Predicted 3D model of a 93-nucleotide RNA (TPP riboswitch aptamer (THI element)) from Aurantimonas sp. Leaf443.
The source organism's lineage runs through Bacteria, Pseudomonadati, Alphaproteobacteria, Hyphomicrobiales and Aurantimonas.
Its mean pLDDT, the model's own confidence on a scale to 100, is 76.
The same sequence occurs in records of 2 taxa.

[in-house]
RNA sequence: GCCGAAUGACGGGGGCGCCGGGAGACCGGCUGAGACGCACCCUUGGAACCUGAUCCGGAUCGUACCGGCGGAGGGAGUCGCGGCGCGGCUCCC
Numbered sequence: 001g002c003c004g005a006a007u008g009a010c011g012g013g014g015g016c017g018c019c020g021g022g023a024g025a026c027c028g029g030c031u032g033a034g035a036c037g038c039a040c041c042c043u044u045g046g047a048a049c050c051u052g053a054u055c056c057g058g059a060u061c062g063u064a065c066c067g068g069c070g071g072a073g074g075g076a077g078u079c080g081c082g083g084c085g086c087g088g089c090u091c092c093c
Stems, first nucleotide, its partner, number of pairs: 001084004008079003011043004016037001017030005049074003055068004
């Protein structure tokens, strides 16, 4: 310097909606990894998440609830560690 599956450390990124009750705090229900959790998810091999989008189709009491859009555009990384190669220096024969 290049390569590297997994793993680790540190750092970084991200979302939190819908329905019912309640004056509110909050409680119950739905989907989900996560709906404010000492949590969860994602981190360039990037579908975490955002944009398009007050989008389209279907279902639902209702919601990005499911599918499409869509591998479309954007999106947060270094190191440890292992392997290989090149160069330099030192020692031995």